[in-house]
């Protein structure tokens, strides 16, 4: 000096689950025209059902060990999320920086 470890950024690829039920509110149509109704969307509140791969928590093979700690893509689902879209998104993949650095 390179490989390779990490880390960070950039590109790409990236799952799952209810287009549910009621209320209220806004919009847009139609009927109808004094009230007030039908139907889409859109937001909010509650129920019920449900997913995990952001977070968060728990246990654990193992890793250290005086005591104690550390630990998953298991497990739980506060939180988050559940038509397409959009957004999130573990992780993978190229690049490229930056640290450390073998044979």
């Nucleotide at each position: 000096a390179u490989a390779g470890c990490c880390u960070g950024c950039a590109u790409g690829g990236g799952a799952g689950a209810g287009a549910u039920c009621g209320g209220c509110c806004g919009u847009u149509g139609c009927a109808a025209c004094u009230u007030g109704g039908c139907a889409g969307c859109g937001a909010u509140c509650g129920g019920c059902g449900c997913c995990g791969a952001c977070g968060g928590a728990g246990c654990a093979a193992c890793c250290c060990c005086c005591c104690a700690g550390g630990a998953a893509a298991c497990u739980c689902u506060c939180a988050g999320g559940c038509a397409a879209a959009a957004g999130g998104g573990a992780c993978c993949a190229u690049g490229c920086a930056g640290c450390u650095g073998a044979a």